[in-house]
Context: one part of a larger RNA
RNA sequence: CGCUGGUUAAGGAACUCUGCAUAUUGACCCCGUAACUUCGGGAUAAGGGGUGCCUCCGUUGGUUUAUAGCCUUUGGGGGCCACAGUAAAUCGGUUCCAGCAACUGUUUAUCAAAAACACAGGACUCUGCCAACUCGCAAGAGGAUGUAUAGAGUCUGACGCUUGCCCGGUGUCGGUAGGUUAAGGAAGGAGGUUCGCCGCAAGGCAAAGCUUUCGACCGAAGCCCCGAUAAACGGCGGCCGUAACUAUGACGGUCCUAAGGUAGCGAAGUUCCUUGUCGGGUAAGUUCCGACCUGCAUGAAUAGCGUAAUGACUGGAACACUGUCUCAACCAGCGACCCGGUGAAAUUGUAGCCGAGGUGAAGAUGCCUCGUACCCGCACUGAGACGGAAAGACCCCGUGAACCUUUACUGUAGGCUGAUAUUGGGCUGAGACACACUUUGUGUAGGAUAGGUGGGAGGCUAUGAUCUGGGCACGCUAGUGUUCAGGGAGCCGUCGUUGAAAUACCACCCUGGGUAUGUUUUAGUUCUAACCUUGUCCCCGUGAAACCGGGCAGGGAACAGUGUCAGUUGGGCAGUUUGACUGGGGCGGUCUCCUCCAAAAGAGUAACGGAGGAGUCCAAAGGUACCCUCAGCCUGGUUGGCAAUCAGGCAGCGAGCGCAUUGGUAGAAGGGUGCUUAACUGCGAGACCGAUGGGUCGAGCAGAUACGAAAGUAGGGCAAAGUGAUCCGGUGAUCCCGUAUGGAAGGGUCAUCGCUCAUCAGACAAAAGGUACUCUGGGGAUAACAGGCUUAUCGCUCCCGAGCGUCCAUAGCGGCGGAGCGGUUUGGCACCUCGAUGUCGGCUCAUCACAUCCUGGGGGUGAAGAAGCUCCCAAGGGUUCGGCUGUUCGCCGAUGAAAGUGGUACGUGAGCUGGGUUCAGACCGUCGUGAGACAGGUCGGUCCCUAUCUGGUGUGGGCGUACGAAACUUGAGGAGAUUCAUCUUUAGUACGAGAGGAUUUGGAUGGACAUACCUCUGGUGUCCCAGUUGUCGCGCUAGCGGCACGGCUGGAUAGCUAAGUAUGGAAAGGAUAAACGCUGAAAGCAUAUAAGCGUGAAGCCCGCUCCAAGAUUAGGUUUCGUUGCACUUUAAGUGCGAGAGUCCCCUGGGAGACUACCAGGUUGAUAGGCCGGACGUAUACGUGGGGUUAACUCACUCAGCUAACCGGUACUAACGGACGAAUG
Repeated sequence: CGCUGGUUAAGGAACUCUGCAUAUUGACCCCGUAACUUCGGGAUAAGGGGUGCCUCCGUUGGUUUAUAGCCUUUGGGGGCCACAGUAAAUCGGUUCCAGCAACUGUUUAUCAAAAACACAGGACUCUGCCAACUCGCAAGAGGAUGUAUAGAGUCUGACGCUUGCCCGGUGUCGGUAGGUUAAGGAAGGAGGUUCGCCGCAAGGCAAAGCUUUCGACCGAAGCCCCGAUAAACGGCGGCCGUAACUAUGACGGUCCUAAGGUAGCGAAGUUCCUUGUCGGGUAAGUUCCGACCUGCAUGAAUAGCGUAAUGACUGGAACACUGUCUCAACCAGCGACCCGGUGAAAUUGUAGCCGAGGUGAAGAUGCCUCGUACCCGCACUGAGACGGAAAGACCCCGUGAACCUUUACUGUAGGCUGAUAUUGGGCUGAGACACACUUUGUGUAGGAUAGGUGGGAGGCUAUGAUCUGGGCACGCUAGUGUUCAGGGAGCCGUCGUUGAAAUACCACCCUGGGUAUGUUUUAGUUCUAACCUUGUCCCCGUGAAACCGGGCAGGGAACAGUGUCAGUUGGGCAGUUUGACUGGGGCGGUCUCCUCCAAAAGAGUAACGGAGGAGUCCAAAGGUACCCUCAGCCUGGUUGGCAAUCAGGCAGCGAGCGCAUUGGUAGAAGGGUGCUUAACUGCGAGACCGAUGGGUCGAGCAGAUACGAAAGUAGGGCAAAGUGAUCCGGUGAUCCCGUAUGGAAGGGUCAUCGCUCAUCAGACAAAAGGUACUCUGGGGAUAACAGGCUUAUCGCUCCCGAGCGUCCAUAGCGGCGGAGCGGUUUGGCACCUCGAUGUCGGCUCAUCACAUCCUGGGGGUGAAGAAGCUCCCAAGGGUUCGGCUGUUCGCCGAUGAAAGUGGUACGUGAGCUGGGUUCAGACCGUCGUGAGACAGGUCGGUCCCUAUCUGGUGUGGGCGUACGAAACUUGAGGAGAUUCAUCUUUAGUACGAGAGGAUUUGGAUGGACAUACCUCUGGUGUCCCAGUUGUCGCGCUAGCGGCACGGCUGGAUAGCUAAGUAUGGAAAGGAUAAACGCUGAAAGCAUAUAAGCGUGAAGCCCGCUCCAAGAUUAGGUUUCGUUGCACUUUAAGUGCGAGAGUCCCCUGGGAGACUACCAGGUUGAUAGGCCGGACGUAUACGUGGGGUUAACUCACUCAGCUAACCGGUACUAACGGACGAAUG
């Protein structure tokens, strides 16, 4: 010093994030018990009272013959003792106000027990039984030997009151007319090949078959589309104005929406601003409770609002109680320490391992300088060794990983759907096609409903014409066709209108419809024999069986199921992707090309340096020949102005050149006119730039051409931007290749087309996110803390003096500016540290600076006094307790002389704490489709280390200090202390009109702090005394003892101790600071200064206390002591003796870890014992008396006992053994 316990004066939560922990309470009986309530609770609510022992009288039950007795229950009376009777032990602290969750339960084995999960109850959705759903490749199984009051999934979460609006998006369900759409089917077309035909040849055409390919049409689900659905996923507005004070806005306007948030609640576990505002509680309330509503960003089964009971949940308050605290003390046991025994670990480059200042990869035991320091331990401490431990978990990086998500990409299990096979028959409807028959056809004009073309002059009619009536079909409502009945002889064409002439008549067709047959497609229905399935009490299987096979009977049925192919769906599952630069990363910005500056007069040259542009345009804005000259200004001139067009003049380039800028340019590249296409083909000596890919310039040659009289010029444009490699594919051309041959397919070559491949030298045709559940490899190449550098910002000072201050720049302030200092803020940089430098605040303990908060000394004052303001000196000492909050800070309460500012790794976690921040759980708001996220809020959440070195605090050993000792000292040096207030005298004086009210001097008393002590007051006092419970033992009684925290309780000696007692800070002196002076020149004056001399502060040096000669410079003084004998190798020899003194050893200690120190060691009181006393306790045992024979009580008896205290006394133990001085 720690751990585990015990006790504690006065106060009683003042402690602290928090009453954490402790303490209180506690058993049984009786009394009594509130709000609220789901009437059960709440409730052991709360709050009171009682409890022992003895004796008497009753009483219950059992046993029993029995009120003999014993066991047991219970009532009443009387008595007795104690501080205390559940006497010990076991054994709820209570209440109030909120939040959340209804409850009992469950959970992260090993940091989270919760508000999370579950739950009964509610709702929605699916499922008709071979159920849905789940597992499985399947068989099969669960569901369930269940059947919609059942089962599955999802959400909500008792109960009460409720659950609003939105179907635009997404999802789900339903619908199916239309659109789109696969495999498959398929009319038809095209290409290739070539029998054949034509051709002198080259070659052309080209059937069938084979083959390649296109393909009308048929063809499901899905998607589009239409609707329903929110207790599906989800969502639920803005602006402007308005009432007779103001304010507010019932009201109005307007825009948008699918709809604009209803009830309720509301600064909330949700509110940023925010400690909102008001009220309550408190002395004081960032928390809490009640309100308000301005809801950053409430809100109704992701439920809303309440709610009794419940909760090891989370806030707030109170009572009781306490060592949590003020403020600590004592005690016990166990560690630590010492001795004996046994005996690890991490760590460790080697170590002969100091401090400061500096330096330095930027914080040094090791470098430089200065200082300090004899050698070596032991016990403590924990400031440093960027201490140990763990190749940092934060951050960044990696073309690392893993999981998770999704409307990332690509797949895929599964689902749905179609085709086809297994797979057969009939009937009906519908469609298509073929054939046959039949019917239909209205522009206008016109007798009127004229389909087209051709033929055609006659055709039809008693086998019943015109006409009349009825039915059916079509219809453009005019009529047409057909049929039945009546009737009984005619009706139509050629002619006029029309592009076209008669259905008068015939033929071939077109459009739409109908009928019949056939083929085919499709829908429905039906059959039974495939296939599936059932059989409880059917039959058989050498046979028991609920299984299997067959039979028989029933049901379903060509569906289903299964195989293959196809479409669709498909984070259910899988594989992956998700860029780089970057003054860390992310967010933002950028990524190719052109121009200028930067760029430092060759070229080139970086930055997230400063400025701008491009991703084209033009058939003329190209070529050529010829011609012309601009902008601007002045003057004149109709409308006409500063500026339109016209004329004259000046004007060398300031204009123009499609567009940015730069360069260039009128002796044209600018502006016109004419003719035109060189905006050509094949080439290209030679240069320039570039790592390469590649980019740029180019005379000249050949061909063909334009313009020009010609010379000539022309292979686009005044120039420098206007862009994209390779692969892959298309188109045109072609002397190329052609898998036996001929062809063809296909390829090559030339030309050309398809990339915001813009991350622009282009990873693939094809790609987003989360991780706080995380992991790995690396980085101090790179962030967060701290240090370093810097000092923009920050703080402070100074200069100037515009102005304020009635007047007056400077009592006090000080615009605009300027010069510095500091290294506390916020930053910048990224230099040490990522094989780890623990981060806010508090506690503890500090230490330094001074830019001083108080106290001390002074100057000025817009200083009368008092109180202030301001400046100068000054760092000696001091600098409070509370409420709130994690807070630092801050606000508030109460004091006070004052409640200082900063540094020290924002001092201090190998010292503590762990409230905050910053892992894993969970809730809310907001964001996100989601996984998840949030310097947003909220509840919960493992803090390891035995000290080697340095440093520090103590305490020893060795040696030295020139003989050995014992004492007493000096003090170089160091450390400590250093305080403030109040009252009073001077004095109600100076001052002042008064109110008020001193300087100075003396005295007294306190606070805090410090030291010492224990007489007093107390605490403790583990056995000093007493009381007492339970139980066991000493055979029993009596009396004692053990255990139960010393069992508990009441006291208490010594010691230790504070809250108790005593004392201290001073005075005096010296030298000074600011300041104030004397004399006094330089400078005939003035001047405190230059020479000289003074005054002057809590500060400095002394003074006071302590340490101190290892002060290696080792000091001084006093006292004591040694040099005998023998031997021989004559020397600092050996041996023996004496010897001041010392040590070991022993007895001990209020000394102490050990050691040391102190007292003593027989000539002795050191310890023990003993004797006496003190102090303490409180009247022992025993005997006798009293009492009822009892508990108990009285007397002997202020007795008995008594630790550490005081005095005495040798009874016991202090026995015994060593060392030890003149060497040089």
Molecule: large-subunit ribosomal RNA, half B
Organism: Pirellulales bacterium